[in-house]
The RNA shown here (c-di-GMP-I-GGC riboswitch aptamer) has 74 nucleotides and comes from Desulfocapsa sp.
Of the family's consensus pairs, 95% are formed in the model.
The prediction has a mean pLDDT of 85.
The sequence was found by an Rfam model in a public genome assembly.
The organism belongs to Desulfocapsa, within Bacteria.

RNA sequence: AGAGAUAAAGCCAAACCUGUUGCAAGACAGGGACGGAAAACCACGGGGCUUACAAGUCAGCCGGGUUACCUUCU
Numbered sequence: 001a002g003a004g005a006u007a008a009a010g011c012c013a014a015a016c017c018u019g020u021u022g023c024a025a026g027a028c029a030g031g032g033a034c035g036g037a038a039a040a041c042c043a044c045g046g047g048g049c050u051u052a053c054a055a056g057u058c059a060g061c062c063g064g065g066u067u068a069c070c071u072u073c074u
Base pairs, nucleotide, nucleotide: 001074002073003071004070011036012035016031017030018029019028020027021026034060040066041065042064044063045062046061047058048057049056050055
C1' cells in the first nucleotide's frame, strides 16, 4: 500500500417506547438492538422527504471527497 473473516479489542445503534424541540420532514437525550468494516465527518452529483415556497431535512438510499480502529491475509 492492497484486501476484508463464521476472528478479536473496542465502537456505532434501525424499528419501537419515553421526554424535549420543530409547521413539517426531522433533530437531540434516555431505554432498546435490526444491523454496520467507516452506520465517522462533508449536502459536491444523483435521489428521497417536508414546506409557511423563504427554505429546510436525510451521510443507516447510491456515488464522490476527507480522516480513522483491527488483522485470517497479500